Predicted 3D model of a 97-nucleotide RNA (TPP riboswitch aptamer (THI element)) from uncultured Sandaracinus sp. Model confidence (mean pLDDT): 78 of 100.

RNA sequence: GCACAUCGCGCGGGGCGCUCCGAGCAGCGGAGCUGAGAAGGACCCGUCGAACCUGAUCCCGUUAGCACGGGCGUAGGGAACGCGAUGGGGCUCUCGG
Numbered sequence: 001g002c003a004c005a006u007c008g009c010g011c012g013g014g015g016c017g018c019u020c021c022g023a024g025c026a027g028c029g030g031a032g033c034u035g036a037g038a039a040g041g042a043c044c045c046g047u048c049g050a051a052c053c054u055g056a057u058c059c060c061g062u063u064a065g066c067a068c069g070g071g072c073g074u075a076g077g078g079a080a081c082g083c084g085a086u087g088g089g090g091c092u093c094u095c096g097g
Stems, first nucleotide, its partner, number of pairs: 001091002004087007011046004016040001017033006052077003058071004
C1' cells in the first nucleotide's frame, strides 16, 4: 500500500404475511403465530449479491392459519457503491539488521 472483517456516516435496493375480535362502503384499532423486520423512519441487503422478485393459484411436510419448515436453487432477475475509524496480520513493496 492492497485485500478482508467490524463499526459509523452518506447514497441506493427490498419486504411487510396469516388467524381471531371490534368497527365496517372503504379506511382503521386490538390480540395471537413465525421472523431481523409484519408501516417502523425501524429492520434487512448492496455483486464475495437467498435482502428481495419471477417461477407460484407450484410440490412435500406442518399448522388454527400462513412462504411456518423444506424443495425449486450450481434456475432467471436484482441495488455494480463512496468515505472514515478500528482490528487481526492474508498478500505485496521499501528500508535496516